[in-house]
RNA sequence: UACGGAGAGUUUGAUUCUGGCUCAGAACGAACGCUGGCGGCGUGUUUAAGACAUGCAAGUCGCACGGGACUAGUUGAGUAGUAAUACAAGGCUAGUUUAGUGGCGCACGGGUGAGUAACAUGUGAAUUACAUGCCCUAUAGAGGGGAAUAGCCCAGGGAAACUUGGAUUAAUACCCCAUAGUCUCGCAAGAGUAAAGGUGGCCAGUAGUAAUAUUGGCUGUCGCUAUAGGAUUGGUUCGCACCCUAUCAGCUUGUUGGUGAGGUAAUGGCUCACCAAGGCUACGACGGGUACCUGGUCUGAGAGGACGAUCAGGCACACUGGAACUGAGACACGGUCCAGACACCUACGGGUGGCAGCAGUCGAGAAUAAUUCACAAUGGGGGCAACCCUGAUGGUGCAACGCCGCGUGGAGGAUGACGGUCUUCGGAUUGUAAACUCCUGUCAUCUGGGAGUAAGGCAUGGUCGUGAAUAGCGAACAUGAUUGAUAGUACCAGAAGAGGAAGGGACGGCUAACUUCGUGCCAGCAGCCGCGGUAAUACGAAGGUCCCAAGCGUUGUUCGGAAUCACUGGGCGUAAAGGGAGCGUAGGCGGCGUGGUAAGUCAGAUGUGAAAUCCCGAGGCUCAACCUCGGAACUGCAUCCGAUACUGCCAUGCUAGAGGAUUGGAGAGGUAGCUGGAAUUCUUGGUGUAGCAGUGAAAUGCGUAGAGAUCAAGAGGAACACUCGUGGCGAAAGCGAGCUACUGGACAAUUCCUGACGCUGAGGCUCGAAGGCUAGGGUAGCGAAAGGGAUUAGAUACCCCUGUAGUCCUAGCAGUAAACGGUGCACGCUUGGUGUGAGGGGAAUCGACCCCCCUUGUGCCGGAGCUAACGCGUUAAGCGUGCCGCCUGGGAAGUACGGUCGCAAGACUAAAACUCAAAGAAAUUGACGGGGACCCGCACAAGCGGUGGAGUAUGUGGCUUAAUUCGAUGCAACGCGAAGAACCUUACCAAGGCUUGACAUGCAUCUCUAAACACGUGAAAGCGUGUGACCCUUCGGGGAAUUUGCACAGGUGCUGCAUGGCCGUCGUCAGCUCGUGUCGUGAGAUGUUGGGUUAAGUCCCGCAACGAGCGCAACCCUUGUGAUUAGUUGCCAGCACGUUAAGGUGGGAACUCUAGUCAGACUGCCCAGAUCAACUGGGAGGAAGGUGGGGACGACGUCAGGUCAGUAUGGCCCUUACGCCUUGGGCUGCACACGUACUACAAUGCCCAGCACAAUGAGAACCGAUACCGCGAGGUGGAGGAAAUCUGUAAAACUGGGCUCAGUUCGGAUUGGAGGCUGCAACUCGCCUCCAUGAAGUUGGAAUCGCUAGUAAUGGGGCAUCAUCUACGGCCCCGUGAAUACGUUCCCGGGUCUUGUACACACCGCCCGUCACAUCAUGGAAGCCGGUCGCACCCGAAGUGCUCGUACCAACCAGUAAUGGGGGUAGAGUCCUAAGGUGUAGCUGGUAACUGGGAUGAAGUCGUAACAAGGUAGCCGUAGGGGAACCUGCGGCUGGAUCACCUCCUUU
Repeated sequence: UACGGAGAGUUUGAUUCUGGCUCAGAACGAACGCUGGCGGCGUGUUUAAGACAUGCAAGUCGCACGGGACUAGUUGAGUAGUAAUACAAGGCUAGUUUAGUGGCGCACGGGUGAGUAACAUGUGAAUUACAUGCCCUAUAGAGGGGAAUAGCCCAGGGAAACUUGGAUUAAUACCCCAUAGUCUCGCAAGAGUAAAGGUGGCCAGUAGUAAUAUUGGCUGUCGCUAUAGGAUUGGUUCGCACCCUAUCAGCUUGUUGGUGAGGUAAUGGCUCACCAAGGCUACGACGGGUACCUGGUCUGAGAGGACGAUCAGGCACACUGGAACUGAGACACGGUCCAGACACCUACGGGUGGCAGCAGUCGAGAAUAAUUCACAAUGGGGGCAACCCUGAUGGUGCAACGCCGCGUGGAGGAUGACGGUCUUCGGAUUGUAAACUCCUGUCAUCUGGGAGUAAGGCAUGGUCGUGAAUAGCGAACAUGAUUGAUAGUACCAGAAGAGGAAGGGACGGCUAACUUCGUGCCAGCAGCCGCGGUAAUACGAAGGUCCCAAGCGUUGUUCGGAAUCACUGGGCGUAAAGGGAGCGUAGGCGGCGUGGUAAGUCAGAUGUGAAAUCCCGAGGCUCAACCUCGGAACUGCAUCCGAUACUGCCAUGCUAGAGGAUUGGAGAGGUAGCUGGAAUUCUUGGUGUAGCAGUGAAAUGCGUAGAGAUCAAGAGGAACACUCGUGGCGAAAGCGAGCUACUGGACAAUUCCUGACGCUGAGGCUCGAAGGCUAGGGUAGCGAAAGGGAUUAGAUACCCCUGUAGUCCUAGCAGUAAACGGUGCACGCUUGGUGUGAGGGGAAUCGACCCCCCUUGUGCCGGAGCUAACGCGUUAAGCGUGCCGCCUGGGAAGUACGGUCGCAAGACUAAAACUCAAAGAAAUUGACGGGGACCCGCACAAGCGGUGGAGUAUGUGGCUUAAUUCGAUGCAACGCGAAGAACCUUACCAAGGCUUGACAUGCAUCUCUAAACACGUGAAAGCGUGUGACCCUUCGGGGAAUUUGCACAGGUGCUGCAUGGCCGUCGUCAGCUCGUGUCGUGAGAUGUUGGGUUAAGUCCCGCAACGAGCGCAACCCUUGUGAUUAGUUGCCAGCACGUUAAGGUGGGAACUCUAGUCAGACUGCCCAGAUCAACUGGGAGGAAGGUGGGGACGACGUCAGGUCAGUAUGGCCCUUACGCCUUGGGCUGCACACGUACUACAAUGCCCAGCACAAUGAGAACCGAUACCGCGAGGUGGAGGAAAUCUGUAAAACUGGGCUCAGUUCGGAUUGGAGGCUGCAACUCGCCUCCAUGAAGUUGGAAUCGCUAGUAAUGGGGCAUCAUCUACGGCCCCGUGAAUACGUUCCCGGGUCUUGUACACACCGCCCGUCACAUCAUGGAAGCCGGUCGCACCCGAAGUGCUCGUACCAACCAGUAAUGGGGGUAGAGUCCUAAGGUGUAGCUGGUAACUGGGAUGAAGUCGUAACAAGGUAGCCGUAGGGGAACCUGCGGCUGGAUCACCUCCUUU
């Protein structure tokens, strides 16, 4: 010195990136909603350049002129009167006023932005190619004459506007003459060209009685004429700057230039004649769209972007179109003429008008003000001036439209009041807020005073200048009287009283600010994401809070954020994006050296860059806004003088770039021709017989008329096996038998030549797979279409049998592919390793190979670096340079329209409306796969026994019903809740009842009542009646209870998707995680993967991991062996007693057993394998051997799994009922279907008889012995037992006998009868017994279940619930007691690793297309209606020019005159031309029957095309076919999984 740059939300399960959408900021001529106290300064029709009533916005000058009118003065003919006098025409003077003539102005000021893409504007130049009224300076002049005409008067026409004729008159109006230094023309001589006076003063003269008039001189002043200069203002020209569009690519005939003429103030095709054929354009002409431009304004860090209100400069326009006149200046906003549209007046003949001036009206619109005051100031016009005019301007009014300022009070004040809200009920908050006390007085209100903006002008006076002058005029000064719209406003003073003055929005995140209630995917909100389906901080309300504040929000628009068009400052392998490839034009860029030049570049100076604005510094309004002054700045343009490194240009050299020459080898490089063999097919002939062919399996097809097979011969077309190789060549597409000819390129070596000749390349040209098209050939095989057969729900497919175009050749067209390395071309630079093709060199060798080096291709792996990651990595996606192409959210869409090309198919170019908030890339973790690898499991297999068939039991569904209460519903509901529904249970239904309740607590109240009992009624509950008279006591009362009333109870009512708890399941599967470290931008990874091993994430080894936790295992219980301790109720070997028998007794403590404590098993030992291992196989010992068997034990989590009906519980709901009680019924209902069981179908059985061996467990309203009765169920009875003591026949088995294969001596359902038991009660609806009856059923279709050892199978026993029982269920106990496992291909489930993924609600996923319906926008379209522009023709107003002008005419000339001349006027003709008309072409818009596709929509239809190998890998191009997604053929791609092989690489 510099003062300056912020991000967030949203794609995902999560991540990084790409990428869009959205938000926070500022601004506005704004509008809308709610609200509104004051003032200052600004601003105010952005829309209909739509139409306008009314008033005003440009006049002024009598000092240019003649008149008129009025007033005053003077004079006064005349009239009346006796007169005084009165009246008075006319004249003159002065003043006021003015229609007309004349002068100046009206071209300024004011408005608007339609047009205009242009020398319009901006900026800088040029004008020797020009003009310039008024103004300034200078010089000279201003002499003499003349003829008219308005007005006025007379006459006439017309409704009006207006107009015609006659007579007369003036001028600073008009004309002529003179003069002409200057000026114009001309070489010169020479010729030509002007004027106006008005007014004031003084002097003199003349006329008049006078007023006065007039003449001359002097003088002041305002004018006049000519010329020169200046100033100012303008005209014209040029350089540069100046919007979008190429789906506008060619435009142009006065066009481009020349000569000549005309025209203009002036250059010029500006116009005309002639001549030439030019001119513009990819640096965008021409066309289309849009638009006034600038200073500036808004935004932005800036660069930029958007805009062009107010203020200022310029331009354009003035109802629309055309035209000229006048003038210094106009082609003229408030002038003229014409045409048109519109409107008005009219006597219908004709006229009039132009607010885009100020107000105002209507209309349009979301929307924008008073029909105000004044010329006091500033400025303008006129005038000598006074003065007049001025909707310019100065003011006021209206509008919160904007900016700025002020106020709505200040201090104190805790019972933290009332009220509100919330509440965990304690309180918290509103909140010092209020009340209350003490103050203050801004603003508003009232009263009084009261400005500045005023400078001038006028009058008078003296001074100075001019002048002969004391005159006049001019200048400065003094004095005096005067000039204010705003406005009785600003301001000042006083009075009163907190008195009159606060709202809006927001509160899920972004984004500051939270609770309650209501609502219940409704109503609604929403900027984006998204809220709302009963606990909404998101809707509505309330309380509270936050942010702004006389405003606050919303909407719209612009910039910003957006580095999201990227100059500053982006990209293109996979996200959008490299052209299919080459050659090459314009263009862009370009090697080394020297000299010159100075265009670019750099530096200095000068001019300019208006003012205002912005910035800085001051100053003025009390501050600020606002205003004033000064400075800086205006980054620009132009000119001049310098510098010369770089670039350019010119000249001259060089050889490193590039190219040429010579030599050489390699190669599927290209084109043409010739030749070859193998194979397929066909034909002929031979041999030969019944099949062949084809498939998952078949069939169609071929074959006894001889196929297929085989042999021989022949025909014909197409393609070239092996060699063949991430080998070669080519620009790409592409190229593969051999030989010959012609031909292109690359490479190596030599270092001879040229001397920058180079790189890239918009347009352009050429080449360009497959498919396709045209014409002509050819056709063996293959093979779209087509036909047939299969498959299938269907199968327009996949598979099979045929088969046409085509595939092949020639000549053309076409021009596209996943034309891909998804990677443009060229050059330079930057660590390496290792293959391979071609060439050369070196060393070595007899010569080679091997080896080393160089160049050029082609691969792989990798470093730095890059990348979002994946990956790339000297063949870059690294670091740089040059040039080209391309991208900017997804869809609509590579589509429509237009254009170009094509025979067509189609190709190239290429949008929009509308719609969504995403679409996408890479990688991560899961899940999934009709992907892979490994492993496990009664998962399969091997076995045994079942289910599914029968009957019955039981549960469920369904049906039924007043009710058949509710729940559980794949595995993981269905002999489940229910370990026991006749009443009860019970929740359901019907009926009858109760209402503080069947139950709890509290308060108040009544009584001393209670309980209990009895009676009536009733189905009972209940209702009613009566009897009855509790406990303690300090005698007050208390407790309990009753009555009544409040709070409340109660609810198996809802929500298991609000919950706790508990449980099921994956699954007793081996997994699930953490800390630290490391890796990765990150999600995450590593650890936990790998090699082994295990039942196991069990263990070992290795390893960027090291450790740890929950799981596994173990610890616990039980069982199997032993020891020890103890010995009753258990035991009895030995001793003794004793019984028919019996541990019955004494006794014993050995055994069994009981139940405590120990021991034992640990791969401890041996052998083998393996790695020093873990471990595995075998063995010994041992009761037991490799977790010995069994149990309990269930990781992180999943299933919104189950349960509000077990209990608990939030919320909601009911409260004389959805609560409670009672009786009866129902849960048991039966055309049917399913699950789970039992019993069977029989001889491994059934029946009868005999006979042996258990364990668990239970028992007092209980178990119940011996005994007796009954066929039996059972009954009587009651010993013993609160239990190792008492209670209970174990059965199958075994032994013997019968039955002999049958619906039976199997089987037992069903039914009848007779009984028993429980219970208040067995009707609905119990169990058991006996007698009789004796159904189905003869081993069970598809399918399916359990089980690996003391297991299955089979036999009995016990217990819980329980009055009884539906138990054939459940849970346990013991007896008898097998078979099989080769093995992991397959089914199911699970685990680990890996792979693909478009899935993440996770395959029960996702998702495509037709069809149907609704809505929306859009394309095409017969036609219809406009707009715009071109061309041709017709008509042609006004008007300029030109020609004519016989009619008419004052000035001048000639002439005495008549008249003539000059000149002019009317008029006519003609060129041009506006508007109009006709025809036709183009562009563009609207509308439209019908039609095409597109988008969107909660649950429509048909299929299932894609994502996994998506079940036929997908996709691209092309062609054909098909309801549809799609299918098929041909060629291509990997952006295909899997397996195998080959090659290469890495490590050792």
The RNA shown here (small-subunit ribosomal RNA) has 1548 nucleotides and comes from an uncultured bacterium. Its mean pLDDT, the model's own confidence on a scale to 100, is 84. Rfam family: Bacterial small subunit ribosomal RNA. The RNAcentral record of the sequence draws on ENA and SILVA.